The RNA shown here (transfer RNA) has 73 nucleotides. Its mean pLDDT, the model's own confidence on a scale to 100, is 82. Its Rfam family is "tRNA". By type it is a transfer RNA.
Order: sequence, then C1' cells, then structure tokens
RNA sequence: GCGUCGGUAGCUCAAUUGGCAGAGCAGCGGUCUCCAAAACCGCCGGUUCCAGGUUCGAGUCCUGGCCGUCGUG
Repeated sequence: GCGUCGGUAGCUCAAUUGGCAGAGCAGCGGUCUCCAAAACCGCCGGUUCCAGGUUCGAGUCCUGGCCGUCGUG
C1' cells in the first nucleotide's frame, strides 16, 4: 500500500427487516448487618469515531476521512 473485521454509557458488549438507544460490571442511594462483605431493590450515566448523502425516519444503508485488530505484499 491492498484486503478484512471493528469503533455505541467509565469498562465489556447488545440493538432482528431502517421505526422508543439497552444489558452486565463499575459508581451513587437504600434494605439487611454490631460494622463490613455478599445478596436484594432503586438511581445516575450517551455528540452511537468525524463530515456529508439517501429517507417521513439512520447506531443500522451509501460516499469520503480518522483510529484500532487481523491477513497479505
């Protein structure tokens, strides 16, 4: 350089055919306990990598760019 897969919450990842952006962990609060841990309940947390395009509607489709993984020369 070329090809492939990927980029979504602090982290690991979902999101079916384009139709309300979610889960677990972490964090915070509560219940429980002599205290703590564990367990249980609740809450918080998002510029879906960037810029355009298509569409009534884009995390999803199209174009270009950036970053990373793997393969190849």